[in-house]
Record summary:
Predicted 3D model of a 500-nucleotide part of an RNA (small-subunit ribosomal RNA, 5' domain) from an uncultured bacterium.
Context: one part of a larger RNA
RNA sequence: GACGAACGCUGGCGGCGUGCUUAACACAUGCAAGUCGGACGGAAAGGCUCCAGCUUGCUGGAGUACUCGAGUGGCGAACGGGUGAGUAACACGUGGGCAAUCUGCCCUGCACUCUGGGAUAAGCCUGGGAAACUGGGUCUAAUACUGGAUAGGACCUUUCUCCUCAUGGGGUUUGGUGGAAAGUUUUUCGGUGCAGGAUGAGCCCGCGGCCUAUCAGCUUGUUGGUGGGGUAAUGGCCCACCAAGGCGACGAUCAGUAGCCGGCUUGAGAGAGUGUACGGCCACAUUGGGACUGAGACACGGCCCAAACUCCUACGGGAGGCAGCAGUGGGGAAUUUUGCACAAUGGGGGAAACCCUGAUGCAGCGACGCCGCGUGAUUUAGAAGGCCUUCGGGUUGUAAAAAUCUUUUUUAUGGGAUGAAAAUGACAGUACCAUAAGAAUAAGGUCCGGCUAAAUACGUGCCAGCAGCCGCGGUAAUACGUAUGGACCGAGCGUUGUCC
Numbered sequence: 001g002a003c004g005a006a007c008g009c010u011g012g013c014g015g016c017g018u019g020c021u022u023a024a025c026a027c028a029u030g031c032a033a034g035u036c037g038g039a040c041g042g043a044a045a046g047g048c049u050c051c052a053g054c055u056u057g058c059u060g061g062a063g064u065a066c067u068c069g070a071g072u073g074g075c076g077a078a079c080g081g082g083u084g085a086g087u088a089a090c091a092c093g094u095g096g097g098c099a100a101u102c103u104g105c106c107c108u109g110c111a112c113u114c115u116g117g118g119a120u121a122a123g124c125c126u127g128g129g130a131a132a133c134u135g136g137g138u139c140u141a142a143u144a145c146u147g148g149a150u151a152g153g154a155c156c157u158u159u160c161u162c163c164u165c166a167u168g169g170g171g172u173u174u175g176g177u178g179g180a181a182a183g184u185u186u187u188u189c190g191g192u193g194c195a196g197g198a199u200g201a202g203c204c205c206g207c208g209g210c211c212u213a214u215c216a217g218c219u220u221g222u223u224g225g226u227g228g229g230g231u232a233a234u235g236g237c238c239c240a241c242c243a244a245g246g247c248g249a250c251g252a253u254c255a256g257u258a259g260c261c262g263g264c265u266u267g268a269g270a271g272a273g274u275g276u277a278c279g280g281c282c283a284c285a286u287u288g289g290g291a292c293u294g295a296g297a298c299a300c301g302g303c304c305c306a307a308a309c310u311c312c313u314a315c316g317g318g319a320g321g322c323a324g325c326a327g328u329g330g331g332g333a334a335u336u337u338u339g340c341a342c343a344a345u346g347g348g349g350g351a352a353a354c355c356c357u358g359a360u361g362c363a364g365c366g367a368c369g370c371c372g373c374g375u376g377a378u379u380u381a382g383a384a385g386g387c388c389u390u391c392g393g394g395u396u397g398u399a400a401a402a403a404u405c406u407u408u409u410u411u412a413u414g415g416g417a418u419g420a421a422a423a424u425g426a427c428a429g430u431a432c433c434a435u436a437a438g439a440a441u442a443a444g445g446u447c448c449g450g451c452u453a454a455a456u457a458c459g460u461g462c463c464a465g466c467a468g469c470c471g472c473g474g475u476a477a478u479a480c481g482u483a484u485g486g487a488c489c490g491a492g493c494g495u496u497g498u499c500c
Base pairs, nucleotide, nucleotide: 001499002498003497005496006495007494008493009492012373013372014371015370016369017368018366019365020331025329026328027327029326030325031324034075035074036073039072040071042068043067046066047064048063049062050061051060052059053058054057082284083283084282092208093207094206095205096204097203098202101201102200106197107196108195109194110193111192112191113190114148115147116146117145123138124137125136126135127134128133154177155176156175160171161170162169163168183189210256217247218246219245222244223243224242225241226240227239228238229237259281260280261279262278263274264273265272266271286307287306288305289304290303309320310319311318312317337363339362340361341360345359346357347356348355349354376405377404378403379402385396386395387394388393410437411436412435413434414433415432419427444489445488446487447486448485449470450469451468455484456483457482458481459480465472466471
């Protein structure tokens, strides 16, 4: 000098930041991912219209589709948000490669969107179960599923040609193989195939960044080859066979520790330390394993299995996962509200209106940090009191009182934004402005032997105590305690811890 700090004493205001560093401990409760009726069959609850009954505003019936519970279907749920347990690794950083790759939505270009079929959920009927849930029968729809047609593209094969970087890549051509589509409405909505782009992702390589030799040898899918399987794709990634290799004092292997970086702190720099907040990447989601769906996951608020724990149970069986936002217990020196709003920015769905959004925007709490402001200003005598004294005086001290003035703050009243493009403002009657009142509402902490700015008196008497180091204290203590005075900082001041 610095800090995500804590502790002691003290504490007026504002702006901007920031706040579980410990138990990746366990979690009550609420919310955090939905949306589309302009894909579909429909009508459980409302609304509207009509009819009947009467108890005169509720009962029943019909219609409508304003709307919409549950359901089929589409898109999203792989983003956003959290945490740092694991990981010493192509995890990260940086620079390259893919002639070894994929890419929903979006953009551009070309071509198409023909013709059939059978189901099923919801519904209705009927069972089982305490519940969670689940079985059977029967009816029905679609942008759900599916047969056929069409095809300048795909795959295999053949011909020719161009190029390169070794496997090869681009174009052309013969024959064969098995392949598309969806409606709704009149809207610049969609659907299918192919090619290109953009974006995102996957894989490979060079180099770089901890500690230990009180770890010296390590390795059998191990190292390589051939052939296959698998993948979007290369590859012992996996398998069969063959060979016996591969790594290592330029530190393999084992053990310990740790998410990495942009950055941050310090330093003149070289360097050292560090990785909180913000941004990028990675990993994880009670512990371990697995796949399904999908353009994308081996998926925090999805599924299955195992384990521990918690809860319900009619004992047969079930339910759960805050390292999302708040909040609770526990641990700890220590870390906040079970707040408001989608007004803005952004995201998902929708043709749109709009809906959802604990992302986000704001507010609340904490002097936790940085910055700014205030606690008054001017004039005056040397009052009283305190303290010291050589008793003359000195000092507190222009300090107070007194007089004059101001109103930053404060309080009261009134006005009142920007942020919002037509409408729409949580913040918020906030910021800010005007007027009025009145010095009014607002100062402490540590230190005073030397280092180190600032000293005297009394008390104590190696006691009580102080202390960062040197060291003070045993009767004149500038070092302990108190008082007065002083020094330094100041809404803070000291102490402790850590780093330079």
The coordinates come from a structure-prediction model, not an experiment, and the mean pLDDT is 82. It matches the Rfam family "Bacterial small subunit ribosomal RNA".